[in-house]
Context: one part of a larger RNA
RNA sequence: CGUAGGAGAUUUGAGGAGAGCUGUCCCUAGUACGAGAGGACCGGGACGGACGCACCUCUAGUGUGACAGUUGUCGUGCCAACGGCAGGCUGUUUAGCUACGUGCGGACCGGAUAAGCGCUGAAAGCAUCUAAGUGCGAAGCCGACUCCAAGAUGAGAUCUCCCACCCGGUUAACGGGGUAAGGCCCCUUGCUAGACGACAAGGUUGAUAGGCCGGAGCUGUAAGCACAGCAAUGUGUUCAGGCGACCGGUACUAAUAGGCCGAGGG
Numbered sequence: 001c002g003u004a005g006g007a008g009a010u011u012u013g014a015g016g017a018g019a020g021c022u023g024u025c026c027c028u029a030g031u032a033c034g035a036g037a038g039g040a041c042c043g044g045g046a047c048g049g050a051c052g053c054a055c056c057u058c059u060a061g062u063g064u065g066a067c068a069g070u071u072g073u074c075g076u077g078c079c080a081a082c083g084g085c086a087g088g089c090u091g092u093u094u095a096g097c098u099a100c101g102u103g104c105g106g107a108c109c110g111g112a113u114a115a116g117c118g119c120u121g122a123a124a125g126c127a128u129c130u131a132a133g134u135g136c137g138a139a140g141c142c143g144a145c146u147c148c149a150a151g152a153u154g155a156g157a158u159c160u161c162c163c164a165c166c167c168g169g170u171u172a173a174c175g176g177g178g179u180a181a182g183g184c185c186c187c188u189u190g191c192u193a194g195a196c197g198a199c200a201a202g203g204u205u206g207a208u209a210g211g212c213c214g215g216a217g218c219u220g221u222a223a224g225c226a227c228a229g230c231a232a233u234g235u236g237u238u239c240a241g242g243c244g245a246c247c248g249g250u251a252c253u254a255a256u257a258g259g260c261c262g263a264g265g266g
Stems, first nucleotide, its partner, number of pairs: 001151001005162007015148004021049007033038001051105005059099004065093006071086006109143003116136004163265001165177004182261004186203005208254003211250005217243003224237005
């Protein structure tokens, strides 16, 4: 820009893409078959490999976030206690992201067939699956499964909302203007999204983010004081203190105020 008014939702599916793999064992059955050795078709079941999709309950990794311990040095006048720097080092670890973890998938089924196997059957009194007719038959083909999809210009469908304004004009296409429904800008944000746009949640008629409160959870028992010890240190107060990317609540702070676009229907 189009989809013959302008919007907001929900969809149909032409078409396209993906997937499509496979092993071992058990039962049937030591049966059929075979002198024996050996050893099935058909049918049923169990467990796997690789691959793919999703997820984070478990396990594991990461975790410049968190807590604790500790080295060196500088600083807060000193002690003590802290802070800065070196992701300093080490232990543990929430969320998130991951696989080494977990769940699931390939199927079943239908249609038309290939090689092949047939039925009936002439030409050709026989024979013949074929010439007319007709039945089976593959991991393959068309469906079925998953995803995208109306720019499918063949531009589809359904529901809901807004209404037929003003000026110019050959009165009508068209041009201009203010609006409606609605949309955008702007702002608070996103661990439902993301390179940026976009998408999604929200903007005081408000829980969108921060703060605060509570909780799950992490770390592991703070400082100060008291006691014991010459001291290092230990014990008590103390399942403390600190944190809290997660879950909920709460308008305290910030989403203020506002601007722009947007139909009049061949």